[in-house]
Context: one part of a larger RNA
């Protein structure tokens, strides 16, 4: 110069920004992933209205609500930096692969079946939740028929799918299947970027081959046989630190430091392992299993995982509302209405940063009082007050009042902004003043109290220590600390 800051003093306004750097530590609570009835079967209660003496009944509530089957999404979006010296990244090159949902082009959509959740019923269970019997329905599931494409086969040939739904219709959304395309994945090299030889040998699926299994796909990714290979002083191998990167700092530049926020890729989700489900996960708010810890419990077994917003304890020098709102961009679902959406747009809190404004202006000499200094003559503060005469910014009251929204619809907001009323009014402080370095004197203290980056002040005249006077600096700041250049 800088800063994700911190601390001391002090504090008026605003616009954009930024805000757990420390325990990837533990979490009370509320919300942060759902839609879909135009894919299915089944469907309540309050509540009101009617009749009745009532018990009840009908009807609307309402084919709603709550669930169930099924379909898509939940793998995006958000979070953190624990691990990670790695094909993790970053550039470039390649391709043995894969692609839901989008677009383009080409075929096809025919006749069956058998079930089972939802509900009823019986049981178990303190609960989570569970078992048995019965009943039914699809765009669920399951043969057959078609068979281009695919697989298999030397060939001939075998063998491989579909689902409907709205609507009167026309028509649409939809299904199966190929083939392209967009956009996204996997995977493979080169080349690149930290430290330690007081770490020198390291390695057995090791290094290669055949044959095979797997996987979308190549491949010791795994197996079985066979050879004896592979890396290393151009640092393997152990060890120590670290996510990487556009980028930011700082510097005339080479370079040095750093990776906050923002965007790109990675890698985590209470530790560890694990597979399933699906186009994609080995899956933050799914599954097993172990572990530790926190909760319920009828002690027989159960629940749970904020490094999502918000918020609590602890840790800390230290970091913010359990706040509005889907009005907008964007996502997810749906044919729409529409419903989600702590993504996100807001507002709140902090001088935490940066920039912008204000805290008045103009005249005004008897150089007022008062204070400080003085050779006691008399300087200085100082045009500084005061007075006079103007403004009226931002604040404060009043009124008006947006764009953001292509028809509707506005959290933010009666906010920006506009006009108006008043009236110098509500708005200055810190740090220094020996040299370096801009500002000098009185008193007080007397190696005492005390300052001090460094050099050094201080033991009776201290411009270096406290204050009083001045006088330099920045100014809503100012100084110290601490970190990089």
């Nucleotide at each position: 110069a800088a800063u994700c800051a911190a601390c001391g003093c002090u504090g008026g306004c605003g616009g954009c920004g930024u805000g757990c750097c420390u325990a990837a530590c533990a979490c009370a609570u509320g919300c942060a992933a759902g839609u879909c009835g135009a894919a299915c079967g089944a469907g309540a209660a309050a509540g009101u209205g009617g009749a009745g003496c009532a018990a009840u009944c009908c009807a609307u509530g309402a084919g709603u609500a709550a669930a169930g089957u099924g379909g898509c999404g939940a793998c995006c979006g958000g979070g953190u930096g624990a691990g990670u010296a790695a094909c993790a990244c970053g550039u470039g090159a390649c391709u043995a692969c894969c692609u839901a949902c989008c677009c383009u082009c080409g075929a096809g959509u025919g006749g069956g079946g058998g079930a089972u959740a939802a509900c009823u019923c019986c049981g178990g269970g303190a609960a989570a939740c569970c078992g048995g019997a019965g009943c039914u329905a699809a765009u669920a599931c399951c043969g057959c028929a078609u068979a281009a494409c695919a697989u298999c086969g030397a060939g001939a040939g075998a063998u491989c799918a579909a689902a409907g739904c709205a609507g009167u219709a026309a028509u649409g959304c939809g299904c199966u299947u190929g083939a392209g395309g967009a956009g996204g994945g996997g995977g493979u090299c080169g080349c690149g970027g930290c430290u330690g030889a007081u770490u020198a040998g390291c390695u057995a699926g090791u290094u290669g081959g055949c044959g095979g299994g797997g996987u979308a796909a190549c491949g010791g990714c795994c197996c079985a046989c066979c050879a004896a290979g592979g890396c290393g002083a151009u640092g393997a191998u152990c060890g120590g630190u670290a996510g990487c990167c556009g980028g930011c700092c700082u510097g005339a530049g080479a370079g040095g430091g750093c990776g906050c926020a923002c965007g790109g890729c990675c890698a985590c989700a209470c530790u560890g392992g694990a597979a399933c489900u699906g186009a994609a996960a080995c899956a933050c708010g799914g599954u097993c299993c172990a572990g530790a810890c926190u909760c319920c419990u009828a002690c027989g077994g159960g629940a749970g995982g904020c490094a999502g917003c918000a918020g609590u304890g602890g840790g800390g020098a230290a970091u913010u509302u359990u706040g509005c709102g889907c009005a907008a961009u964007g996502g997810g679902g749906g044919a729409a209405a529409c419903c989600c959406u702590g993504a996100c747009g807001c507002a709140g809190c902090a001088a935490c940063g940066c920039c912008g404004c204000g805290u008045g202006g103009a005249g005004g000499a008897u150089g007022a009082a008062g204070u400080c200094c003085c050779u006691u003559g008399g300087g200085a503060c100082g045009u500084a007050a005061a007075c006079u005469c103007c403004u009226u910014u931002c604040g404060a009251c009043u009124g008006g009042g947006a764009a953001g929204a292509u028809g509707a619809u506005g959290a933010c907001g009666g906010u920006a902004c506009c006009a108006g009323u008043g009236g110098a009014a509500g708005a200055a402080g810190c740090c220094c003043c020996g040299g370096c370095u801009a500002a000098c004197u009185u008193c007080g203290u007397g190696c005492c109290a005390g300052c001090a980056a460094c050099c050094g002040c201080g033991g009776u005249a201290a411009u270096a220590c406290g204050a009083g006077g001045g006088g330099g600096g920045c100014g809503a700041g100012c100084g110290u600390u601490g970190u990089u250049c």